RNA sequence: GUUUGAAAAAGGCAAACCACUUGAAAGGGUGGGGCGCAAAGCUACUGACCUAAGUCCGCAUGACACGGAUAUGGCAGCAGGGCUGCCGGG
Numbered sequence: 001g002u003u004u005g006a007a008a009a010a011g012g013c014a015a016a017c018c019a020c021u022u023g024a025a026a027g028g029g030u031g032g033g034g035c036g037c038a039a040a041g042c043u044a045c046u047g048a049c050c051u052a053a054g055u056c057c058g059c060a061u062g063a064c065a066c067g068g069a070u071a072u073g074g075c076a077g078c079a080g081g082g083c084u085g086c087c088g089g090g
Base pairs, nucleotide, nucleotide: 002090003089004088005087012037013036017032018031019030020029021028022027035077041083042082043081045080046079047078049074050073054070055069056068057067058066
């Protein structure tokens, strides 16, 4: 440098759920918790997925309400891509 994760060591991260908090929501943050994870480190570039405040459309004289569409909001623990990295083996 490359490939690999059998066994192991040092450690690391932290799902559901709970509390507080933030946000229109999805979701995020902090603490507890621990299902799992060898990139469960970082990154929304591609597809998927979640949400719909605002906007547009429908209804309506108009407004409210309601219904539909929509990401400019999310998700990296859905997959692919990009960047970086610990330990051991070949």
Record summary:
c-di-GMP-I riboswitch aptamer from a Deltaproteobacteria bacterium, 90 nucleotides, folded computationally. It was read from a public genome assembly, where an Rfam model found it. Its mean pLDDT, the model's own confidence on a scale to 100, is 87. The model forms 95% of the base pairs in the Rfam consensus.